About this RNA:
The part of an RNA shown here (small-subunit ribosomal RNA, central domain) has 349 nucleotides and comes from an uncultured Gammaproteobacteria bacterium. The RNAcentral record of the full RNA draws on Greengenes. The coordinates come from a structure-prediction model, not an experiment, and the mean pLDDT is 86.
Context: one part of a larger RNA
C1' cells in the first nucleotide's frame, strides 16, 4: 500500500455556499503526457537460484546462466485517460406563462384569555389539597357588571396537512423578499458532482448595553410530606421568558441514516399543479414533484429497511479501531465570561 466498516453494536461533520483538490456527457480530427510494445546502453562483484566442475562427502571454492522486476535515450500503436481544436443536446442552466405554501424580513392592526387599576351590586368567605397549612379578606375579598392600562401568546380552522438547507416557521392586512413546482415551446452548450481549508447560517440556555415586564417561572421564602425531605404537592417569587442591537456556537442539532447520478416488482391511501378522455356540476384516465403506509427481489447479527433503500453500482467528503482514564489534562485558536474547538499519555481491567 491493499484489504473492513459507520440506522440500533466504535463510527455521517448541526447545517449550507463555495476555494483548492479529486471525478466528469456525446462526437469528429489532432497531439503522443499517461500507458502499452520493441530495440539500445545501464542496472559492479560478492550473495539468493538454476545448472556443471574441485576437495574422499558436506560446510566450503568455483565456471556458465538466469535474475536485477529499475532508470535512461531511440523506435513504434493510439483503444481508454490526460492536452488542443471544431461540432451536439440527453446533463445543467436561462427566458416566458402558470401553481400551491406557518419560507425570511419590516411596519400596522384585531379578538379571546390572565393579571393589575377605578367604579357598581354584595357579604363573609376565598383560595389551595390525597388531606391541610402557609397565603387573601369585615381597611369589604371571592363572586358579578362596566370601564380602563398593559404585556405576551395567537383557540377552532389543524391534518403521519404545507413551507425551508438545516435550526425552524402558526390570528390578519400592506409592502419588500429567497426558493420548489408544472405545462409548451424558444435560447445557451458541459457552464456539472463533491467539496481539505474557508465564509455564513444556526433550538433552549447562558452574556453585555439599553428597553420592556402581563403571565409562567430556576434561585430564594414560607406551608406541608417524611425517620429525614436542601424534593416530587402548595402559597409566593427574583433573574429569565419579550423588544432591539452585539455576543456565544452547543443539543437524542435524531431519519440516532453525508451530497449527487443511475438502475432494480408492485399495490393503496392521500396533499397540490398540469394534459387528455368525456360530461350536467361529478366521475375515469395517463405524467411530474413532494408526502405518509403495506410489501416482491435483494440485502441485515437481528429488528427491520425495502424505487424517500439500509437493494444492485459509480464519484467526493467526513468519521471509527477494546472498557475506563477521557471528550479530561497541557499547548494553540475562538469568546467579555461561561465556556467551546483541536485532542492526549501514564495508569488500569
Nucleotide at each position: 500500500c491493499u484489504g473492513g466498516g459507520c440506522g440500533u453494536a466504535a463510527a455521517g461533520g448541526g447545517u449550507g455556499c463555495g476555494u483548492a483538490g479529486g471525478c466528469g456527457g456525446u462526437u469528429a480530427c489532432u497531439u503522443g503526457a499517461g500507458u502499452c510494445g520493441g530495440a539500445u546502453g545501464u542496472g559492479a562483484a560478492a550473495u539468493a537460484c538454476c545448472u556443471g566442475g574441485g576437495c574422499u562427502u558436506a560446510a566450503c571454492c568455483u565456471g556458465g546462466g538466469a535474475a536485477u522486476u529499475g532508470c535512461a535515450u531511440u523506435c513504434g500503436a493510439u483503444a481508454c485517460u490526460g492536452g488542443g481544436u471544431g461540432a451536439c443536446u440527453g446533463g445543467a442552466g436561462u427566458a416566458u406563462g402558470g401553481u400551491a405554501g406557518a419560507g425570511g424580513g419590516u411596519a400596522g392592526u384585531g379578538g379571546a384569555a390572565u393579571u393589575c387599576c377605578g367604579g357598581g351590586u354584595g357579604u363573609a368567605g376565598c383560595g389551595g389539597u390525597g388531606a391541610a397549612a402557609u397565603g387573601c379578606g369585615u381597611a369589604g375579598a371571592u363572586a358579578u357588571c362596566c370601564g380602563g392600562a398593559g404585556g405576551a401568546a395567537c383557540a377552532c380552522c389543524a391534518g403521519u396537512g404545507g413551507c425551508g438547507a438545516a435550526g425552524g416557521c402558526g390570528g390578519c392586512u400592506a409592502c419588500c423578499u429567497g426558493g420548489a413546482c408544472c405545462a409548451a415551446u424558444a435560447c445557451u452548450g458541459a457552464c456539472g458532482c463533491u467539496g481539505a481549508g474557508g465564509c455564513a447560517c444556526g433550538a433552549a440556555a447562558g452574556c453585555g448595553u439599553g428597553g420592556g415586564g402581563a403571565u409562567c417561572a430556576a434561585a430564594c421564602a414560607g406551608g406541608a410530606u417524611u425517620a429525614g425531605a436542601u424534593a416530587c404537592c402548595c402559597u409566593g417569587g427574583u433573574a429569565g421568558u419579550c423588544c432591539a442591537c452585539g455576543c456565544c456556537c452547543u443539543a437524542a442539532a435524531c431519519g440516532a441514516u453525508g451530497a449527487g447520478a443511475a438502475c432494480u416488482a408492485g399495490c393503496u391511501g392521500u396533499u397540490g399543479g398540469g394534459a387528455g378522455u368525456g360530461u350536467c356540476u361529478g366521475a375515469c384516465u395517463c405524467u411530474u414533484g413532494g408526502u405518509a403506509g403495506c410489501g416482491a427481489a435483494g440485502c441485515u447479527a437481528a429488528c427491520g429497511c425495502g424505487c424517500u433503500a439500509a437493494g444492485u453500482u459509480c464519484u467526493c467528503c467526513g468519521c471509527c479501531u477494546g472498557g475506563g482514564g477521557a471528550g479530561u489534562a497541557c499547548g494553540g485558536c475562538c469568546g467579555c465570561a461561561a465556556g467551546g474547538u483541536u485532542a492526549a499519555a501514564a495508569c488500569u481491567c